[in-house]
């Protein structure tokens, strides 16, 4: 100093003119006119996760099925979000060890509960994919006996040194990996350090399942008021008082509640305009405190879109930013006004998308020292 | 605005996590005077993008385009 990549941050300013949707004021009988002031994002997007808020009478009890989540503590209104930690696994180094492994650093990752409960499944290659088993090979008393070598595979019945033995082999031992209990010490926990015991060994739970923990439905087109409008005409099936039918959510019992020509299915007539829910909120900035962080806390000090076919926009003009020319530089002319995208009840969070710039890592390729 | 669902050759559908197949279609030869028919061969694909896994069209997360519902 060029590229490229990841993470955070910013997401052009400003003046005038027309117009566009709210809101105050004040003029008019009204239609409207005038004046002040407001008016899109970091994601408003996907609609992925949790909440508020309305309704199901009470939001109720059971059992079963569905559904979702999975290391600890913490933040938080909740959460599958976030912080910090633990532990698994990769790469390098150092140090210990016959060796297998192991401490210990620092980068980097991880949907991280169980295949040591029970069932399924593991193509091709191999002798053999898990109730072992005999291809070549090793030993033999020729009946077999062997899992050390050799291959094959993602994976071969733990690994690794020694005894052992015809060869061999957790056979036996010592030391290693690993599971789960007991005790010691450390921590609030996961967890870890030392010690005793016990003993199971291929892989898969983003396979079926276990566990343990949540989870009732529906959705602003929920809803409540208002004005307007009316006819259950007809079909069809069920039950009719010793009871039947609905209300309710996958099923189902209980339990409450409501109707008494009801119910359920089809079809048929009318209406189809307004408010309100709807923008003051787990709220936004600052500054102090308290905490490793996530965040919480006082204080101060702001109001900041509200449409219902749906606005937030066009044009001049200046600046400023890039770029490309020209020039030793300084500066001059020239185009660009830019990416992703457009609020629809609201509010926390993941995820996706993003031009130009800034920052801070980190790879690569030149030159230089 | 909400809730669901689907995506495999040009077009219609087969695949228990284990070599993507099958029709029509298009293309080329070959039969026929030529066309059709037929016979023979040929191209051409699991939406994109990362994960689980030994191994993904299939399972998991995302994102894209497409459909249906609902006053």
């Nucleotide at each position: 100093a060029a590229c490229g990549g990841c993470a955070u941050c910013c997401g052009c300013u400003c003046u005038a003119u027309c117009g566009c949707c709210g809101g105050c004021a004040g003029c008019g009988u009204a239609a409207g006119c005038u004046g002040c002031g407001g008016g899109a994002g970091g994601a408003a997007a996907g609609u992925c996760c949790g909440g508020g808020c309305a309704g199901c009478a009470a939001a109720g009890a059971g059992u079963c099925a569905c559904c979702a989540u999975a290391c600890u503590u913490c933040c938080u209104a909740a959460c599958a979000g976030g912080a910090a930690g633990g532990g698994a696994c990769g790469c390098a180094c150092c140090g210990c060890g016959c060796a297998a492994g192991c401490u210990g650093u620092g980068c980097g990752c991880c949907a991280c509960a169980g295949c040591a409960a029970g069932u399924g499944c593991c193509a091709c290659a191999g002798a053999a994919a898990a109730c072992a088993g005999a291809c070549c090979g090793c030993c033999u008393u020729c009946g077999g006996g062997u899992a050390a070598g050799g291959g094959u595979g993602a994976a071969a019945a733990c690994g690794c040194g020694a005894g052992g033995u015809a060869a061999g082999a957790g056979c036996u031992c010592a030391c290693g990996a690993c599971a789960u209990g007991c005790g010691u010490c450390a921590g609030u926990g996961a967890u870890g350090u030392c010690g005793c015991a016990u003993g199971a060994u291929g892989g898969u739970a983003a396979a079926c399942c276990u566990u343990a923990u949540g989870g009732g439905c529906u959705g602003a087109a929920a809803a409540a008021c208002c004005a307007a409008a009316u006819a259950u005409a007809c079909c069809g099936g069920c039950a009719g008082u010793u009871a039947a039918g609905g209300g309710u959510u996958g099923a189902c019992u209980c339990g409450c509640u409501c109707u008494u020509u009801g119910c359920c299915g089809g079809g048929g007539g009318g209406u189809a305009g307004g408010u309100u829910g709807a923008u003051u909120g787990a709220g936004a900035c600052g500054u102090g405190c308290g905490g490793c962080a996530a965040c919480g806390u006082a204080c101060g000090c702001c109001c900041u879109a509200g449409a219902u076919u749906a606005a937030u926009g066009a044009u001049a003009g200046a600046g400023g930013u890039c770029u490309g020319g020209u020039u030793u530089c300084a500066g001059c002319c020239a185009g660009u006004u830019c990416a992703c995208a457009g609020a629809a009840c609201c509010c926390g969070g993941c995820u996706u998308a993003c031009a130009c710039g800034a920052u801070g890592c980190c790879g690569u390729u030149u030159u230089u020292u | 605005u909400g809730u669901c669902g689907u995506a495999a050759g040009g077009u219609g559908u087969a695949a228990u996590g284990g070599c993507a197949g099958c029709a029509c279609a298009a293309c080329u030869g070959g039969u026929u005077u030529u066309g059709g028919u037929c016979c023979a061969g040929u191209u051409a694909g699991u939406c994109g993008a990362g994960g689980u896994u030994c191994g993904a069209a299939u399972c998991c997360u995302u994102g894209u385009a497409c459909g249906a519902c609902a006053a």